A computed fold for a 73-nucleotide RNA from an uncultured Bacillales bacterium, annotated as transfer RNA.
It matches the Rfam family "tRNA". Rfam links the family to the GO term triplet codon-amino acid adaptor activity.
[in-house]
RNA sequence: GCCGACCUAGCUCAAUUGGCAGAGCAACUGAUUUGUAAUCAGUAGGUUGCUGGUUCGAUUCCGGUGGUCGGCA
Numbered sequence: 001g002c003c004g005a006c007c008u009a010g011c012u013c014a015a016u017u018g019g020c021a022g023a024g025c026a027a028c029u030g031a032u033u034u035g036u037a038a039u040c041a042g043u044a045g046g047u048u049g050c051u052g053g054u055u056c057g058a059u060u061c062c063g064g065u066g067g068u069c070g071g072c073a
Stems, first nucleotide, its partner, number of pairs: 001072007010025004019056001027043005049065005
């Protein structure tokens, strides 16, 4: 330099032919316990890398751009 994949909650990852953004772990609160851990119940946490376009509607489709990884040279 060329080609491809990936970027979504603090972490690991879902979300199909575009139609209310979710799970596990972690955090917090409560119950239980002499106390902690474990267990049970609940709560909070997101400009879906950034930016623009298409659309009534975009995590999803298209353009640009940044980052990570892999392949070729």